The part of an RNA shown here (large-subunit ribosomal RNA, domain I) has 586 nucleotides and comes from a Microbacteriaceae bacterium. Its Rfam family is "Bacterial large subunit ribosomal RNA". Taxonomically the source falls in Microbacteriaceae (Bacteria, Bacillati, Actinomycetota, Micrococcales). It was read from a public genome assembly.
[in-house]
Context: one part of a larger RNA
RNA sequence: AGCACACGGUGGAUGCCUUGGCAGUAGGAGCCGAAGAAGGACGUCGUAAUCUGCGAUAAGCCUCGGGGAGUUGAUAAACGAACUUUGAUCCGAGGAUUUCCGAAUGGGGAAACCCAGCUGGACUCGAUCCAGUUAUUUCUAGCUGAAUAUAUAGGCUAGAUAAAGGGAACGUGGGGAAGUGAAACAUCUCAGUACCCACAGGAAGAGAAAACAAAAGUGAUUCCGUUAGUAGUGGCGAGCGAAACCGGAAGAGGCCAAACCGAUCAUGUGUGAUAGCCGCCAGGCGUUGCAUGAUCGGGGUUGUGGGACCUCCCAGCUGAUCUGGCGAUCAGCAACAGUAGAAAGCAAUAUAGUCGAAUGGUCUUGAAAGGCCAGUCAUAGAGGGUGCCAACCCCGUAGACGAAAUGUUGUGGACGCUGGAGAGGGAUCCCAAGUAGUACGGAACCCGUGAAAUUCUGUGCGAAUCUGUGAGGACCACCUCAUAAGCCUAAAUACUACCUACUGACCGAUAGCGGACAAGUACCGUGAGGGAAAGGUGAAAAGUACCGCGGGAGCGGAGUGAAAUAGUACCUGAAACCGUGUGCUU
Numbered sequence: 001a002g003c004a005c006a007c008g009g010u011g012g013a014u015g016c017c018u019u020g021g022c023a024g025u026a027g028g029a030g031c032c033g034a035a036g037a038a039g040g041a042c043g044u045c046g047u048a049a050u051c052u053g054c055g056a057u058a059a060g061c062c063u064c065g066g067g068g069a070g071u072u073g074a075u076a077a078a079c080g081a082a083c084u085u086u087g088a089u090c091c092g093a094g095g096a097u098u099u100c101c102g103a104a105u106g107g108g109g110a111a112a113c114c115c116a117g118c119u120g121g122a123c124u125c126g127a128u129c130c131a132g133u134u135a136u137u138u139c140u141a142g143c144u145g146a147a148u149a150u151a152u153a154g155g156c157u158a159g160a161u162a163a164a165g166g167g168a169a170c171g172u173g174g175g176g177a178a179g180u181g182a183a184a185c186a187u188c189u190c191a192g193u194a195c196c197c198a199c200a201g202g203a204a205g206a207g208a209a210a211a212c213a214a215a216a217g218u219g220a221u222u223c224c225g226u227u228a229g230u231a232g233u234g235g236c237g238a239g240c241g242a243a244a245c246c247g248g249a250a251g252a253g254g255c256c257a258a259a260c261c262g263a264u265c266a267u268g269u270g271u272g273a274u275a276g277c278c279g280c281c282a283g284g285c286g287u288u289g290c291a292u293g294a295u296c297g298g299g300g301u302u303g304u305g306g307g308a309c310c311u312c313c314c315a316g317c318u319g320a321u322c323u324g325g326c327g328a329u330c331a332g333c334a335a336c337a338g339u340a341g342a343a344a345g346c347a348a349u350a351u352a353g354u355c356g357a358a359u360g361g362u363c364u365u366g367a368a369a370g371g372c373c374a375g376u377c378a379u380a381g382a383g384g385g386u387g388c389c390a391a392c393c394c395c396g397u398a399g400a401c402g403a404a405a406u407g408u409u410g411u412g413g414a415c416g417c418u419g420g421a422g423a424g425g426g427a428u429c430c431c432a433a434g435u436a437g438u439a440c441g442g443a444a445c446c447c448g449u450g451a452a453a454u455u456c457u458g459u460g461c462g463a464a465u466c467u468g469u470g471a472g473g474a475c476c477a478c479c480u481c482a483u484a485a486g487c488c489u490a491a492a493u494a495c496u497a498c499c500u501a502c503u504g505a506c507c508g509a510u511a512g513c514g515g516a517c518a519a520g521u522a523c524c525g526u527g528a529g530g531g532a533a534a535g536g537u538g539a540a541a542a543g544u545a546c547c548g549c550g551g552g553a554g555c556g557g558a559g560u561g562a563a564a565u566a567g568u569a570c571c572u573g574a575a576a577c578c579g580u581g582u583g584c585u586u
Stems, first nucleotide, its partner, number of pairs: 001585009015571001016536002020507002022504007029496002031166002039101003042055003046079002049075003061095006070083003106115003116134007136163002138160007170201001171199005181188001185235001211218002222249004232240002253488003260298010275288001276285002278327006303466001305431004309425004316333006336419004345411007353401003359374005375392002377381001383395003437461008447473001468483005523530002543570001546557004
């Protein structure tokens, strides 16, 4: 030195464990914000630091409930000082306080800082302190007020739970790639995806046919299944890719513009006042008239076309239409119907909770929940804990009950709001205009310009009003369907930052979230940003009093413990690597 065996060191694999994750199911909730959010800075406990909570009333204050013996949050003990059956700590509901920054909003600013005006108050009357208020825009109201007489612009003030800013995904709209595929690449694809911006809601968007269909019919929208990888489209390459019917989920329909009538205002115009004041008769008034425009109210809302207009018919009471009589019309009330619906009350439910069955002995052990023996409960043998595997020890579980306060849902229905029933006539009027359409240029549709309908759009031209207009995939005829150019609309659908309960042929510390630990921490970077490692004594600290060696680290005794080769470098403790002892070989 090598080999073998034994015993160690180092190291932290493996096994076992789980406080943490991952993925889902069901239900809830789905916004927060100038009444100052989200997110932070700085403070705050008697004692340093970090976390949690809280805000100068600062691990807290008040009220109302629950609960019932200890308590003053965690790492994390110790000391000190307190509270508590006159009910503390703790749990729930509702309030109060809530520094400074931050949309940040009195002005400024290098966020958490600096400096003001006005009003009120305190004071030592000062150059101090405290409280409140003072951004912009919009809307409403008011006061002022130029060129310029009336006016307007402008200025100022007050009011507003108005706006702003934040938010995981889902949504709508505006912009909008490339890697890639086509085995290269340019049309094409990836893809209207990623990404950026704006905006909204608990959902959004869409939505009550200018629809689909086809000789038969359906009857708003949305979503699912199917149709169907079909019809199509496509350097007819790669690829892309419907719709109707049918089967289901859900189910809901409404309001305006216009014609016409009335009122007010403005402009123009009008006299033998022979116009006008609802009609007739009588009386009276005196520009109140007519035309156009604007605003408001009534009217009206449809495709077997509808409405206006005219005629007929129904209609309780009161009032009005210059006066009286007769009639007519209009308005209000009553009655009827509808309504997407206020409050009380009632019921259910959410946010604390309450009750809740049934086992002993013995053996082994450090310890019984294990073995043996003998029992019990079960609408409860889900699960967890307890010194080993516990239905009956503890928490629970099945089941049953419970709310002062706040919320939600259902029921309840006042007031309000809305509505007028029918028949006939066909002369006149209305039925959404720079619109439909069309030409050129783009885009969306399965549809790449194609025979290219349909939809949207930039530029130019530019209709019709029901004997109208559009569509049915060029176009024409016939036929059929619908009624554009205004608006609103629940549900079925999408998603899950958040709350509750439960589940897993999901992970088990190099796994599972990056993060089971002081983790978005330490650390790196000017910055945007990047981003770790790190779990386990034991049933219980019982965490080794005391003695000895040593400067200490540590070690030897002693002691605790079932175990100390479980000693805060702590469960198990593999391998590489390093030793000690013995044997063999050289």